Small-subunit ribosomal RNA, 5' domain from an uncultured Clostridiaceae bacterium, 501 nucleotides, folded computationally.
Context: one part of a larger RNA
RNA sequence: GACGAACGCUGGCGGCGCGCCUAACACAUGCAAGUCGAACGAUUCUUGGGUGCUUGCAUCCAAGUUUAGUGGCGGACUGGUGAGUAACGCGUGAGUAACCUGCCUCUAAAUGGGGGACAACGGAAAGAAAUUUCCGCUAAUACCGCAUAACAUUGCCUGCCGGCAUCGGUGGGCAAUCAAAGAUUUAUUGUUUAGAGAUGGACUCGCGUCCGAUUAGAUAGUUGGCGGGGUAACGGCCCACCAAGUCGACGAUCGGUAGCCGGACUGAGAGGUUGAACGGCCACAUUGGGACUGAGAUACGGCCCAGACUCCUACGGGAGGCAGCAGUGGGGGAUAUUGCACAAUGGAGGAAACUCUGAUGCAGCGACGCCGCGUGAAGGAAGAAGGUUUUCGGAUUGUAAACUUCUGUUAGCGGGGAAAAAAAUGAUGGUACCCGCAGAGAAAGCCACGGCUAACUACGUGCCAGCAGCCGCGGUAAUACGUAGGUGGCGAGCGUUGUCC
Numbered sequence: 001g002a003c004g005a006a007c008g009c010u011g012g013c014g015g016c017g018c019g020c021c022u023a024a025c026a027c028a029u030g031c032a033a034g035u036c037g038a039a040c041g042a043u044u045c046u047u048g049g050g051u052g053c054u055u056g057c058a059u060c061c062a063a064g065u066u067u068a069g070u071g072g073c074g075g076a077c078u079g080g081u082g083a084g085u086a087a088c089g090c091g092u093g094a095g096u097a098a099c100c101u102g103c104c105u106c107u108a109a110a111u112g113g114g115g116g117a118c119a120a121c122g123g124a125a126a127g128a129a130a131u132u133u134c135c136g137c138u139a140a141u142a143c144c145g146c147a148u149a150a151c152a153u154u155g156c157c158u159g160c161c162g163g164c165a166u167c168g169g170u171g172g173g174c175a176a177u178c179a180a181a182g183a184u185u186u187a188u189u190g191u192u193u194a195g196a197g198a199u200g201g202a203c204u205c206g207c208g209u210c211c212g213a214u215u216a217g218a219u220a221g222u223u224g225g226c227g228g229g230g231u232a233a234c235g236g237c238c239c240a241c242c243a244a245g246u247c248g249a250c251g252a253u254c255g256g257u258a259g260c261c262g263g264a265c266u267g268a269g270a271g272g273u274u275g276a277a278c279g280g281c282c283a284c285a286u287u288g289g290g291a292c293u294g295a296g297a298u299a300c301g302g303c304c305c306a307g308a309c310u311c312c313u314a315c316g317g318g319a320g321g322c323a324g325c326a327g328u329g330g331g332g333g334a335u336a337u338u339g340c341a342c343a344a345u346g347g348a349g350g351a352a353a354c355u356c357u358g359a360u361g362c363a364g365c366g367a368c369g370c371c372g373c374g375u376g377a378a379g380g381a382a383g384a385a386g387g388u389u390u391u392c393g394g395a396u397u398g399u400a401a402a403c404u405u406c407u408g409u410u411a412g413c414g415g416g417g418a419a420a421a422a423a424a425u426g427a428u429g430g431u432a433c434c435c436g437c438a439g440a441g442a443a444a445g446c447c448a449c450g451g452c453u454a455a456c457u458a459c460g461u462g463c464c465a466g467c468a469g470c471c472g473c474g475g476u477a478a479u480a481c482g483u484a485g486g487u488g489g490c491g492a493g494c495g496u497u498g499u500c501c
Base pairs, nucleotide, nucleotide: 001500002499003498005497006496007495008494009493012373013372014371015370016369017368018366019365020331025329026328027327029326030325031324034073035072036071039070040069042067045064046063047062048061049060050059051058052057080284081283082282089209090208091207092206093205094204095203096202099201100200104197105196106195107194108193109192110191111190112146114144115143121136122135123134124133125132126131152177153176154175155174156173157172158171159170160169161168162167182189183188184187210256211255212254217247218246219245222244223243224242225241227239228238229237259281260280261279262278263274264273265272266271286307287306288305289304290303309320310319311318312317337363339362340361341360345359346357347356348355349354376406377405378404379403386397387396388395389394410442412437413436414435415434416433420428445490446489447488448487449486450471451470452469456485457484458483459482460481466473467472
């Protein structure tokens, strides 16, 4: 000098930031991911009309509305945490002639004709519940055949060009295999195939990346090959066979510690330390394992299995996962509200209106930090009183106070009142800001005073009580302990402790 700090004393206001560093301990409660009726059948309610008529019900149609279900897109983003990880995890620079990419943009073409189901619903049954089973009906942009189809894929034949080993690009011919979905309405939008782009990802490699040798040898899918399987793709990634390799004092292996970086702190720099907040990447989501769906996950608020724990139970069986936002218990020296709003920015869905959004924008709490402001200004000597001290003369507190004359920052009260929003829409918020009013009124402490180190006397104590960062003070005149007066420093803070330079 710095701090995500804590503790002690003290505490007026504002702005901007920051706020579980410990138990990746356990969690009550609420909310945090939905949306689309312009994909679909049904349902609720309202209105209008028609029919039957027992005059207030039944039924049909239309428009609007409501939702559980089928279906689509999104739940792989956002948000949290740092347990694990010494690793191509991260950083940086290359490569992929070894790859994928929903939504979006551009280009070319197509959108023909059929079928059978399953939810919802109705009926029946089992169960305490969670939920499940059986029978029957039904729609679709759900599902499945058929047609058509190449610039797509695969196989075979053949030509040209190029390179970086494997090879890459581009023609021609033959054969085989595959597509689609409509909706509202008159203009759109969707669907299918193919080719580009953009974006996002995957993999490979060079270099860099803590401590320990009181860790010296490690390794059998281990190292390589041939052939296959698998993958978007290369690869012992996996498998069968064959060979015996591979790594290591340039530190393998083992053990410990740790998320990495942009940055931050410090320093003249070199360097050292660090990785809170903000941004990028990675990993994780009660512990371990597994796959499904999907363009994308091996998926925080999805599924299955096992373990621990908690809860419900009719004992047969079930339910759950805050390292999301609040909040609770616990741990701890220590860290906040079970707040408001989708107005803005952004995200998901939707043609849109809009809905959802604890992302976000705000507010609340905390001197936790930084910055700014205030607690009054000018005059005022009888140098008042009081305090302290004294050699009893005085000295000092001290222009300090009183007193006089003013001012009005902030706070208070009253009035007006934004920008943030491009038409509408403002949580913040009657906030910021502006005007007026009254009145010095409501606002100063903390530490130190032997030397280092700015600042001294008195009394008390008597190696006691105590102080102390180091040197050291204290045993009867202690500038070093305690108190008082005075003084010095900083100031809404001041000291102490801890950590780093």
The coordinates come from a structure-prediction model, not an experiment, and the mean pLDDT is 82.